[in-house]
Predicted 3D model of a 552-nucleotide part of an RNA (large-subunit ribosomal RNA, domain V) from a seawater metagenome.
The full RNA is in RNAcentral, with records from SILVA.
Context: one part of a larger RNA
C1' cells in the first nucleotide's frame, strides 16, 4: 500500500416527507361578535273571507241660528266690492266730525256658536237567520258551545350568527405594534431638467365685496442716537419693514403704504408654448361684444390711446357613474303633447388609503388546508465587530516620601471572533432546537505540576510579570436547567474553539402541536418570552474516514 471479512456511525449539508414554524396569496375551510348584506322562527299595520243593532267620541260637505270691545270716535268699527239713499212710519244713512279703516241698504267672504240631515273614522256592548270554528252522537240529520272574534289568504313594518354568503388595504431593513398615505416649501441633489430612503425641517383642506380685487396719483420702510414730548422732527440707515399665511425666489419714483373713482372676481373665441405614460395641469399675444379707470386732443358728449379675463409667484383640492336646480330656437317610437332624454350653467363625496375596486363590511384558528417563498424571519454558518473580551501606550492620582511593588482615571490604538447585536449572502421539493449521558479532539489569553525576573522579596507564606499545552484539572444537595448558590475534599477543582463539538451514538426534564385548568385580557371566537398537569425521538450501512483481522 491493494483485497476481502467483521465492526463503528464522524462526513457524503446522508435517507424519508414540494417545512407543520414564519412571510406572501386581492388562495381554502370552519368557528366567533355589538362587521356588512340577505333570510329567518315568531310578533305585527291594513285588506278579503265578513252579517245585524245600539250607545259614545271625533272628521269631512251642505242648511237654520249666533259671534267679532286697544286708544279717539255719542258706540263692541270682522274684511272688501258696489253705494245716495231705504223705510208704511218712527228713524237710520248721506253730510260734518273721530280715526289706520266709516257706519243706511245690497252682494260676497272670514271667524265662531247651536242645531240638523249626508258620508265615514274610531272605542265599547249586545245579537245569531244564513258565515266560519270547536264538541258529542256509528255516518246522515240533529243537539250543544263559540262567534263576526278567532282559523284561512294576501301583505306592511319590526325581529335570535338560528342560518347563510362575504369583507376584514398597503408601505414597512421579515412580518406585528407604531407610524404613514393627497398638495406646497427649502435641503438632501452633484451650479440644465429630473432623482431615492420609516433621511433632516415645516405648512395646507383657505381668506378677502365696510377688499386683501381694477385704474390713476402721491409717497418710503425696519432699526439705532439726539432732541422735544401726546407719538413729532432731525441724522445715519439699500431693505435687516412690508406683501392675510409655511417656507423658498422676487418687488423700492414698487408686486410696499395712503388716497380718489370703481367691479374686467367680464360674454364669446383662441394662434402658439411648457410640463406630460395616460389623465391632466399651466401660461398665453390676437380677434369681437360690451364696461372700470387713467392720459392725450377737440367748438362738442369728438377722435386716439395705456392698463384690468382677480389677489407677488408657488398649497387651499377629487375623475367617471347616479342624482338634483335653473336656462336653451334641440330630440319626441303611428300623429298632436307629455315623460324621459340631449346641451350650457351650477350643486350633492374628510370617495383623506386624497387615479377614488362596492350604496352597503370586523375579527380568531395551536383543529387547520393548499399554493409558493430561503424574492422573508427564528437554529447554525458567512460578513461587520457597535456591544464584548484581552492587550499596548500616556501617566492625573493612590501607595507616609516615591507615578510604574502594587494599583490606576480622563484618554490614544492593536489584537480575538467565546456576548448581545446589525446585514439578510447558502440552506424552508426540511441543514431537527436546550440540558444531561458517553467520546472526544485542539488553542493558550495556564487553574495545578516545572523554570525565571521583579517586588513596598527577613524565613513561611503571597502578589506581579515572562517562558512553558508532558500530564492532570473531583464527589455530592436544590433546579430541566447551562449558569448559580451551599457541602466536603483537592497540588488544581482553567478559559475557550469545534454547527453554542458530538440525537443514522442515548436521552427527552425544558421549549414548541393536538387534552385539560389557573390568573390575566377580550362581547366571543380565543390570546398571553404567565402558570400547571398529560403528550409516538423512524432508518437492515451503498461510499469515504476510523477500529480489529487475514491474505498478497
Nucleotide at each position: 500500500u491493494u483485497u476481502g471479512c467483521a465492526g463503528u456511525u464522524a462526513g457524503a449539508c446522508g435517507g424519508g416527507a414540494a417545512g407543520a414554524c414564519c412571510c406572501c396569496g386581492u388562495g381554502c375551510a370552519c368557528c366567533u361578535u355589538u362587521a356588512c348584506u340577505a333570510u329567518g322562527a315568531u310578533c305585527u299595520a291594513a285588506a278579503g273571507u265578513u252579517g245585524u243593532a245600539a250607545a259614545g267620541u271625533u272628521g269631512a260637505a251642505a242648511g237654520u241660528u249666533u259671534u267679532g270691545u286697544g286708544u279717539a270716535g255719542u258706540a263692541u268699527a270682522g274684511a272688501u266690492g258696489g253705494g245716495a239713499g231705504c223705510g208704511u212710519a218712527a228713524g237710520c244713512g248721506u253730510c260734518a266730525g273721530u280715526g289706520a279703516a266709516a257706519u243706511a241698504c245690497c252682494a260676497u267672504c272670514c271667524u265662531u256658536c247651536c242645531u240638523u240631515u249626508u258620508c265615514g273614522a274610531u272605542u265599547u256592548u249586545a245579537c245569531u237567520u244564513a258565515a266560519u270554528u270547536u264538541u258529542u252522537u256509528u255516518u246522515a240529520a240533529a243537539a250543544a258551545a263559540a262567534g263576526a272574534c278567532a282559523g284561512c289568504u294576501u301583505g306592511u313594518g319590526a325581529g335570535a350568527g338560528g342560518u347563510a354568503g362575504u369583507u376584514u388595504g398597503a408601505c414597512u431593513g421579515g412580518g406585528g405594534c407604531g407610524g404613514u398615505c393627497u398638495c406646497c416649501u427649502c435641503c438632501c441633489a452633484a451650479a440644465g431638467a429630473g432623482u431615492a430612503a420609516c433621511g433632516g425641517a415645516g405648512g395646507u383642506g383657505u381668506a378677502c365685496a365696510u377688499a386683501a380685487g381694477g385704474c390713476a396719483a402721491a409717497u418710503u420702510c425696519a432699526a439705532a442716537u439726539a432732541a422735544a414730548u401726546a407719538u413729532u422732527u432731525a441724522u445715519u440707515a439699500a431693505a435687516g419693514a412690508g406683501c392675510g399665511u409655511a417656507a423658498u425666489g422676487g418687488c423700492u419714483u414698487a408686486u410696499a403704504u395712503u388716497u380718489g373713482c370703481u367691479u374686467g372676481a367680464c360674454u364669446g373665441u383662441a394662434a402658439g408654448a411648457u410640463a406630460u405614460a395616460c389623465a391632466u395641469a399651466u401660461c398665453g399675444a390676437a380677434c369681437a361684444g360690451g364696461g372700470a379707470u387713467g392720459a392725450a386732443u377737440u367748438a362738442a358728449u369728438u377722435u386716439u390711446u395705456g392698463u384690468c379675463g382677480g389677489u407677488c409667484a408657488u398649497a387651499g383640492u377629487g375623475a367617471u357613474c347616479c342624482g338634483g336646480u335653473g336656462a336653451u330656437u334641440u330630440u319626441g317610437a303611428g300623429u298632436g303633447g307629455a315623460a324621459a332624454a340631449a346641451u350650457c350653467a351650477u350643486c350633492g363625496c374628510u370617495c383623506a388609503a386624497c387615479g377614488a375596486a362596492u350604496a352597503a363590511a370586523a375579527g380568531g384558528u395551536a383543529c387547520g388546508c393548499c399554493g409558493g417563498g430561503g424574492a422573508u424571519a427564528a437554529c447554525a454558518g458567512g460578513c461587520u465587530u457597535a456591544u464584548g473580551g484581552u492587550u499596548u501606550c500616556u501617566g492625573a492620582g493612590a501607595g507616609c516620601u516615591c507615578a510604574c511593588a502594587u494599583c490606576g482615571a480622563c484618554g490614544a490604538g492593536a489584537c480575538c471572533g467565546u456576548u448581545u447585536g446589525g446585514c439578510a449572502c447558502c440552506u424552508c421539493g426540511a441543514u431537527g432546537u436546550c440540558u444531561g449521558c458517553u467520546u472526544a479532539u485542539c488553542a493558550c489569553a495556564u487553574c495545578c505540576u516545572g523554570g525565571a525576573g521583579c517586588u513596598g522579596a527577613a524565613g513561611u507564606a503571597g502578589g506581579u510579570u515572562c517562558c512553558a499545552a508532558g500530564g492532570g484539572u473531583u464527589c455530592g444537595g436544590c433546579u430541566g436547567u447551562u449558569c448559580g448558590c451551599c457541602g466536603a475534599c483537592u497540588a488544581a477543582a482553567g478559559u475557550g474553539g469545534u454547527a453554542c463539538a458530538u440525537g443514522a451514538g442515548c436521552u427527552g426534564g425544558g421549549u414548541u402541536c393536538a387534552g385539560a385548568a389557573c390568573g390575566u385580557c377580550g362581547u366571543g371566537a380565543g390570546a398571553c418570552a404567565g402558570u400547571u398537569u398529560g403528550g409516538u425521538c423512524c432508518c437492515u450501512a451503498u461510499c469515504u474516514g476510523c477500529u480489529g483481522u487475514a491474505a498478497a